[in-house]
Predicted 3D model of an 89-nucleotide RNA (c-di-GMP-I riboswitch aptamer) from an uncultured Pirellulales bacterium. The sequence was found by an Rfam model in a public genome assembly. The model forms 95% of the base pairs in the Rfam consensus.
RNA sequence: CCUCGAAAAGGGCAAGCCAGUAGAAAUAUUGGUGCGCAAAGCUGGGGGACGGCAGCGAAGUAUUCGUUGAAGUCGGCCCAGUUGCCGAA
Numbered sequence: 001c002c003u004c005g006a007a008a009a010g011g012g013c014a015a016g017c018c019a020g021u022a023g024a025a026a027u028a029u030u031g032g033u034g035c036g037c038a039a040a041g042c043u044g045g046g047g048g049a050c051g052g053c054a055g056c057g058a059a060g061u062a063u064u065c066g067u068u069g070a071a072g073u074c075g076g077c078c079c080a081g082u083u084g085c086c087g088a089a
Stems, first nucleotide, its partner, number of pairs: 004087002012037002016033007035076001041082003045079003048074003054068006
């Protein structure tokens, strides 16, 4: 240095829930708590999942049904790329 993830040390992140904010929503974000994580750091590159605003048509009278393609979201769904603390076998 590469692979790997035992014991520790210093730490880090933060599921779900509650409150606020943004969004049509998925979801994101701020604060609290603490499920868990050796990359649960970063990146929508490849899969996968979520998303019904908008358009069109029908019935109908202010709602319901059908259909079309999504802008978008998820890195704690998997793969891949890339950076990184410690150091046994």